[in-house]
């Protein structure tokens, strides 16, 4: 100097119409008791910050972390 990347604790999706899975976490239920196993919930100002738009996690810019690549 150039690309990517940032979303619940973790790790990953999503896509211009108010965000889900897995896993973990809590409760119940099953068990003599624990593991497993089922059913239910809680958890995310979607990195900041301006623009566009009726509406912005999503497009455009700038900033910052945090990979990779070239000299």
């Nucleotide at each position: 100097c150039c690309a990517g990347u940032a979303u619940c604790g973790c790790c990953c999706a999503g896509u211009g119409g108010u965000a889900g899975a897995g896993c973990g976490u809590u409760g119940c239920a099953c068990u003599u008791g624990u593991a497993a196993u089922g059913c239910a919930a809680a958890g995310g100002u979607c990195c900041u910050g301006a623009g566009u738009u009726c509406a912005a996690u999503c497009c455009u810019c700038a900033g910052u972390g945090c990979u990779g690549g070239c000299a």
A computed fold for a 71-nucleotide RNA from Cladochytrium tenue, annotated as transfer RNA. The RNAcentral record of the sequence draws on ENA. The prediction has a mean pLDDT of 81. It matches the Rfam family "tRNA". By type it is a transfer RNA.